About this RNA:
Predicted 3D model of a 342-nucleotide part of an RNA (small-subunit ribosomal RNA, central domain) from Lepocinclis fusca. Rfam family: Bacterial small subunit ribosomal RNA.
[in-house]
Context: one part of a larger RNA
RNA sequence: UUGGGCGUAAAGCGUUCGUAGGUGGCUUCUUAAGUUCUGUGUUAAAUUUCAAAGCUUAACUUUGUUGCGGCAUUGAAUACUGAGAGGCUUUAGUUCAAUAGGGGUAGGGGGAAUUUUCAGUGGAGCGGUGAAAUGCGUUGAUAUUGAGAAGAACGCCGGUGGCGAAAGCGCCUUACUAGGUUGAUACUGAAACUGAGGAACGAAAGCUAAGGUAGCAAAUCGGAUUAGAUACCCGAGUAGUCUUAGCAGUAAACUUUGGACACUAAGUGAUGCUUUUUGGCGUUGCUGUAGCUAACGCGUUAAGUGUCCCGCCUGGGGAGUACGUCUGCAAAGAUAAAACUC
Numbered sequence: 001u002u003g004g005g006c007g008u009a010a011a012g013c014g015u016u017c018g019u020a021g022g023u024g025g026c027u028u029c030u031u032a033a034g035u036u037c038u039g040u041g042u043u044a045a046a047u048u049u050c051a052a053a054g055c056u057u058a059a060c061u062u063u064g065u066u067g068c069g070g071c072a073u074u075g076a077a078u079a080c081u082g083a084g085a086g087g088c089u090u091u092a093g094u095u096c097a098a099u100a101g102g103g104g105u106a107g108g109g110g111g112a113a114u115u116u117u118c119a120g121u122g123g124a125g126c127g128g129u130g131a132a133a134u135g136c137g138u139u140g141a142u143a144u145u146g147a148g149a150a151g152a153a154c155g156c157c158g159g160u161g162g163c164g165a166a167a168g169c170g171c172c173u174u175a176c177u178a179g180g181u182u183g184a185u186a187c188u189g190a191a192a193c194u195g196a197g198g199a200a201c202g203a204a205a206g207c208u209a210a211g212g213u214a215g216c217a218a219a220u221c222g223g224a225u226u227a228g229a230u231a232c233c234c235g236a237g238u239a240g241u242c243u244u245a246g247c248a249g250u251a252a253a254c255u256u257u258g259g260a261c262a263c264u265a266a267g268u269g270a271u272g273c274u275u276u277u278u279g280g281c282g283u284u285g286c287u288g289u290a291g292c293u294a295a296c297g298c299g300u301u302a303a304g305u306g307u308c309c310c311g312c313c314u315g316g317g318g319a320g321u322a323c324g325u326c327u328g329c330a331a332a333g334a335u336a337a338a339a340c341u342c
Stems, first nucleotide, its partner, number of pairs: 004313003007296002012310001014201004021194003025088007033081002035077003039073005050064005091191001092188003095184005103177007110154001114150008125136002162169002206247006215241002220236004258309006266287009291298002315342003324335004
């Protein structure tokens, strides 16, 4: 390579949008590029196939002969694919009416708790642990009452509940804004699916600048523990955590399961809409038949049966490393080997 695979053995890009490309619903006519059939030419000789002849046979040699396939071309066929012209509505989209929701962005507001400041009461401890100590406290702590300030997070409801492409999203309210679902008829008429490159978004930590800093808390400093203790426990505590504007672009970014479509038993919860409610459509769980699977398990939300497109894998280590290139302020990220070794 042919081929085989990708839930857990190596392997699904973190997610979406989308260019080229690939693939593409039903139907009528035309065409005849692909496709099928046919004729012709060509595809040197030797070799090869078949038949015969010649060396005593064979190998060998000689003579004649056939084809497959390729290329070019004549003629024909038109089911399928393509191309051109037209039609259709089931795919897709638009419209109208409802509807659920922590979807997003910005503004305003709220209470509990924590810390802290001031004042009152009070008078010796508090705090902390396995036990302690460091620490705080007669310059009045802890406790308690009243008043003020600040920052961060939003208890109960809360739910294998909801929304979002994923990351993610939860106090109340206002404005702006995106998507979904259901029902209805009207409209467009294949306008679709996927998507190399590309673009956008992308937790936490980290970086830059300006703010902010209550609590928590890498680093750091003490106290313990211990043989030691650069830890686990305790007391402090700076970056950070928060806001704004940028950068970064990675995670066990996991359902370790790419997207779309069709088909293939049931049962039972939750949730949204709804005419005809033992029902219909959508979403989300559990059990489970056929089938699949090495097994575990999956099972109409498939890991079943099929089609289309993309990504990825090819023994372990070396190594997601070196070198080079691109990106980045840096930290690093992306791409990505080999020697050697088992």
Model confidence (mean pLDDT): 87 of 100.